The RNA shown here (transfer RNA) has 73 nucleotides and comes from a Lachnospiraceae bacterium. Its mean pLDDT, the model's own confidence on a scale to 100, is 81. It matches the Rfam family "tRNA". It is annotated as a transfer RNA. Rfam describes the family as follows. Transfer RNA (tRNA) molecules are approximately 80 nucleotides in length.

RNA sequence: GGGGCGGUAGCUCAGGGGUGAGAGCGGCGGCCUUAUAAGCCGUGUGUCGUGAGUUCGAUUCUCACCCGUCCUA
Numbered sequence: 001g002g003g004g005c006g007g008u009a010g011c012u013c014a015g016g017g018g019u020g021a022g023a024g025c026g027g028c029g030g031c032c033u034u035a036u037a038a039g040c041c042g043u044g045u046g047u048c049g050u051g052a053g054u055u056c057g058a059u060u061c062u063c064a065c066c067c068g069u070c071c072u073a
Stems, first nucleotide, its partner, number of pairs: 001072007010025004018056001027043005049065005
C1' cells in the first nucleotide's frame, strides 16, 4: 500500500430504515444486618467515531476520513 472485521452507557455487547436507544456487569439511593458481604426494591447518566450523501424519516443504507484489530504484499 491492498483487503476483512469492528467503533453504541463506566466496562462487555445487542439492536442493521419507523421514534420512549437497550441487556448484563458496575455505579448511586433505599430496605435487611450489630456491621460487612449476600439478597430484595428503585435509578440509565449516551454527540450510536467524524463529516457529507440518499430518504418523509438514519444508530441502521452509500461515500470519504479517523481509530482499533487481523490477513496479505